The RNA shown here (Bacterial RNase P class A) has 378 nucleotides and comes from a Candidatus Fermentibacterota bacterium.
NCBI's taxonomy places the organism under Bacteria, Pseudomonadati, Candidatus Fermentibacterota.
The coordinates come from a structure-prediction model, not an experiment, and the mean pLDDT is 77.
It matches the Rfam family "Bacterial RNase P class A". Its family is annotated with dimeric ribonuclease P complex, tRNA processing and ribonuclease P activity in the Gene Ontology.
RNA sequence: AGGGCCGGGCGGGCGGCCGCCCUCGCGAGAGGGAGGAAAGUCCGGGCACCGAAGGGCAGGGCGCCGGGCAAUUCCCGGCACCGGUGACGGUGAGAAAGUGCCACAGAAAGGACACCGCCGCCCCCUGCGGGACGGCAAGGGUGAAAAGGUGGGGUAAGAGCCCACCGGGCCGCGGGCAACCGCGGUCGCAAGGCAAACCUCGCCCGGUGCAAGGCCAAAUAGGGAGGGAGUUCCGAGAGGAACGGGGGGUUGCCCGCUCCCCCACACCUCCGGGUCGGCCGCUGGAGGUCCGGGGUGACCCGGAUCCUAGAUGGAUGGCCGCCGCUCCGUUCCAUCGGGAGCGGAGUACAGAACCCGGCUUACAGCCCGGCCCCGCCG
Repeated sequence: AGGGCCGGGCGGGCGGCCGCCCUCGCGAGAGGGAGGAAAGUCCGGGCACCGAAGGGCAGGGCGCCGGGCAAUUCCCGGCACCGGUGACGGUGAGAAAGUGCCACAGAAAGGACACCGCCGCCCCCUGCGGGACGGCAAGGGUGAAAAGGUGGGGUAAGAGCCCACCGGGCCGCGGGCAACCGCGGUCGCAAGGCAAACCUCGCCCGGUGCAAGGCCAAAUAGGGAGGGAGUUCCGAGAGGAACGGGGGGUUGCCCGCUCCCCCACACCUCCGGGUCGGCCGCUGGAGGUCCGGGGUGACCCGGAUCCUAGAUGGAUGGCCGCCGCUCCGUUCCAUCGGGAGCGGAGUACAGAACCCGGCUUACAGCCCGGCCCCGCCG
C1' cells in the first nucleotide's frame, strides 16, 4: 500500500417569521417539548384487575456446560463439531424406545443391493465374443448420503478375513465445578440421515392488558322505596250517579260557575346503577453521567451529581437565510500525501402513547479503536 475480520459511537449547527402541546403566572410573558431505532409487537419483567389463587390434563416455549440479570428464547465466558490460510463466523438434548420420511438419479435409501465389473467352472463359436450356474463387493457408475479410512498380508477373485496406524464402542485412571479432554487396556467394529416430522426426556409458563383499573357525575328513559280522601246509592258485572276532596281557569281574595283527577296511571320526595362528560392512573425510574473498587467478562458494590415530553382525534410543525458534511464536473496552485475557487446534486431511516430490559428489522453520510492475510523496505 492492497484486501479483510470484529467492537464502539455520531447521525446536522446557528438565526429570523408564523404556529402546536404541557407547566408556572391575574396578565404581559417565562421555561420545557421524540429516537437509536420511538418501528415489528417477537421474548422477558414491573404494575393493574380477574379466578381463593392448590393439583392435574391439554396447549405453548426452551434445550452442550458454567456464570450474569428482576427475568428471559437475552448477555458473558468456556466446550465440541463444521467453514475459513487467518482475524473470525455458524451450529448445539435423544436416531442402539417406537412410528414415519429420504425428491431426482440409481441395481439398491436400510438390518438393503448388484447396472458395469472381477473370479471359478461348464456350454456355444474357427476366432472376436456370447450364454447358464456359483462366488465377490475391491474398482467404476448414481446420489446430499451406499454397512469406517490408509497401507500391507491373504485369496481363484475378494472381504476386518488377518495385521499396523487413524477413527469408533466399552472399561479403568488422571485433569476440570461442568460440558469435555488426555492416557492406558479391551472389542474387528456391534450397520446412514432427518426430531424447524410425530415422539421421548428434562426444565419453564394461570388468564387478560392502561380501551388494565379507580374516582366524580348530567339531561332523557328505565329500576326500587315512601307519600295521599274518600264515602254512600243503583247495577250480576262493566260501569254510572250524588256528596266530599285536590288541581287549573274565570278579577288580587272569598263564594259561585266551569274543566280535569280521586288508589293508581299521572304527581311529589328520596335512594341506587349505567351512559355523555371530567379527573386520576401518567411518568423519578431494575434512571442517566462521572469517579473509585471487585470480576477475564456479562455484571456487581460504594460515592458524588443531574432531572430529561406526557398528547387523548392525539402537540413536538412549516417557510426563509447562512454554515457544515458527502459526491460529481471544471479551473488554478502545488507536486504525487494534497490544497483552494466556481457550478450542480444529495443530506437518510423514521414519530412517543403505562413503564422498563432485550432481540430483530430499516438507515444518506461519517467517525474511533483493536486484530488478520499478503506485498515491499529496513